Predicted 3D model of a 517-nucleotide part of an RNA (large-subunit ribosomal RNA, domain I) from Planctomyces sp. The source organism's lineage runs through Bacteria, Planctomycetota, Planctomycetia, Planctomycetales and Planctomyces.
[in-house]
Context: one part of a larger RNA
RNA sequence: GGCAUGUGGGGGAUGUCUUGGCGAUAGAAGGCGAUGAAGGGCGUGGAAGGCUGCGAUAAGUCUGGGGGAGCUGUCAAACAAGCACUGAUCCCGGAAUUCCCGAAUUAUCAUAAUCUGAAUACAUAGGGUUAUGAGGCUAACCCAGGGAACUGAAACAUCUCAGUACCUGGAGGAGAAGAAAGAAAACUCGAUUUCCUCAGUAGCGGCGAGCGAACGGGAACUAGCCCAAACCACGAGCAUUGCUUGUGGGGUUGUGGGGCGGUCGUUAUGCACUGAACAGAUUAGUGGAACCUGAUGGAAAGCAGGGCGACACAGGGUGACAGCCCCGUACGCGAAAAUCCCGUUCAGGCUAGACCUGUCCCCGAGUAGCACCAGUCACGUGGAACCUGGUGUGAAUCCGGGAGGCCCAUCUCCCAAGGCUAAAUACUCUCUAUCGACCAAUAGUUAACUAGUAGCGCGAGCGAAAGAUGGGAAGAACCCCGGUAGGGGAGGAUACUGAACCUGAAACCACAUGCUU
Numbered sequence: 001g002g003c004a005u006g007u008g009g010g011g012g013a014u015g016u017c018u019u020g021g022c023g024a025u026a027g028a029a030g031g032c033g034a035u036g037a038a039g040g041g042c043g044u045g046g047a048a049g050g051c052u053g054c055g056a057u058a059a060g061u062c063u064g065g066g067g068g069a070g071c072u073g074u075c076a077a078a079c080a081a082g083c084a085c086u087g088a089u090c091c092c093g094g095a096a097u098u099c100c101c102g103a104a105u106u107a108u109c110a111u112a113a114u115c116u117g118a119a120u121a122c123a124u125a126g127g128g129u130u131a132u133g134a135g136g137c138u139a140a141c142c143c144a145g146g147g148a149a150c151u152g153a154a155a156c157a158u159c160u161c162a163g164u165a166c167c168u169g170g171a172g173g174a175g176a177a178g179a180a181a182g183a184a185a186a187c188u189c190g191a192u193u194u195c196c197u198c199a200g201u202a203g204c205g206g207c208g209a210g211c212g213a214a215c216g217g218g219a220a221c222u223a224g225c226c227c228a229a230a231c232c233a234c235g236a237g238c239a240u241u242g243c244u245u246g247u248g249g250g251g252u253u254g255u256g257g258g259g260c261g262g263u264c265g266u267u268a269u270g271c272a273c274u275g276a277a278c279a280g281a282u283u284a285g286u287g288g289a290a291c292c293u294g295a296u297g298g299a300a301a302g303c304a305g306g307g308c309g310a311c312a313c314a315g316g317g318u319g320a321c322a323g324c325c326c327c328g329u330a331c332g333c334g335a336a337a338a339u340c341c342c343g344u345u346c347a348g349g350c351u352a353g354a355c356c357u358g359u360c361c362c363c364g365a366g367u368a369g370c371a372c373c374a375g376u377c378a379c380g381u382g383g384a385a386c387c388u389g390g391u392g393u394g395a396a397u398c399c400g401g402g403a404g405g406c407c408c409a410u411c412u413c414c415c416a417a418g419g420c421u422a423a424a425u426a427c428u429c430u431c432u433a434u435c436g437a438c439c440a441a442u443a444g445u446u447a448a449c450u451a452g453u454a455g456c457g458c459g460a461g462c463g464a465a466a467g468a469u470g471g472g473a474a475g476a477a478c479c480c481c482g483g484u485a486g487g488g489g490a491g492g493a494u495a496c497u498g499a500a501c502c503u504g505a506a507a508c509c510a511c512a513u514g515c516u517u
Base pairs, nucleotide, nucleotide: 001516002515003514004513005512006511007510008509009508015502016468017467020439021438022436023435024434025433026432027431028430029428030427031137032136039101040100041099042055043054044053046079049075050074051073061095062094063093064092065091066090070083071082072081108134109133110132111131112130113129114128115127116126141172142170143169144168145167146166152159156206182189183188193220194219195218196217197216203211204210224420225419226418227364231249232248233247234246235245236244237243238242254398256363257362258361259359260358261356262355263354264353270350271349273348274347275346276345277344278343280340281339282338283337285333286332287331291306292305293304294303307324308323309313315327316326317325369393370392371391372390373389374388375387379405400415401414402413403412404411455462456461475501478489479488480487481486
């Protein structure tokens, strides 16, 4: 020097654990804001700082309930000073307070009324005042206005990605759509929406890559209505035989309907509106069965023995593994106050007609249609309908008009150019309950800890590491060595659980012993 074994040091793997995450199910809720939000700043305690709470009434004030013995949040122990069965702390409802910034507003915008008031006479523009409303934030879902590229086509231009990402506007708890100018082709169906299927079919497509229906069938859920017009009544303005206009009645349809004229009839039915009561729900709570002994041990819930409960043997905790020790669980009970209420009842309010023929008055106009150009339809211009838009042109009123995939005829279906409409559907920033062949600290959220913290960056922004003594601090009084660090005794079940603290692998280092050179 090497090898081996052992004992330590070093290091923090592994095992065990879980305060935290991840995913899901069911229900609730689905908004907050000029009565100043979301988010911050600064304060606020007897006491310096972080977190939490709160706001100059500042870890709180008042009040109504609940609850019942201790309390003055936490890191974080002690002290000080206090409170409390005349009911504190604590939990829930309501009220008050709520500094500064922030939409941040003594503003701006919109609407209405009113006062004024230019060039310019009347007027108009403009200006002022008052009132009401808006504005901002917010995870996804929804609708609309705009709208890529990488990519794929094994290159690339039509095409695709994709009407996606993204930007903007708007709304709600859902949104959108919606009561046929529909779909169809049989003895037809009968608003919309969503799902399964039809079907990767029919089709579209540098007929490449790819894109991709509908009818029909089966489910979920079901709900239908209101205007415009004709006509009538009343009023107003302009005007003489009327024209315009306001309010009310009337009326709403495609076996065409309505008006006007004639005949007959009615107080039911329903409601998606409002209110009240009741029931129910949410926001604190409350009752809730049944076990002891022995040995071991620091400690019994494990072992042994003998019992008991169970509509409760879900789960958690307790000095090792507990149905019967504790919290709970099954099953019951409960609200002064606030909120919800789609349920029931009552009240109010609103809410129908039928028939006949005649009359030919009305039935949504720069609309339908047509031409050109685009967009959207599964459909890329194609034979390209239907739907929507731009430009131009431009009808008819029931003897009317549109559609049935160029166009025409027959036949069939429907009634545009006004509007509203619950449910079935989508989503989850959030709350409650529950679950997991999900993770277990390099995993799982970036974050189990002072985490969007420390730190970095001018900034937009980027962004960590870091969990575990022990049953209990009982956190090692006292003695000894030492300058300290550290160690040896003592104490305490155990201290190799000693705070650099559970377990404590390997690399690496040292010492001891053996073998060997």

The sequence was found in a public genome assembly. The prediction has a mean pLDDT of 83.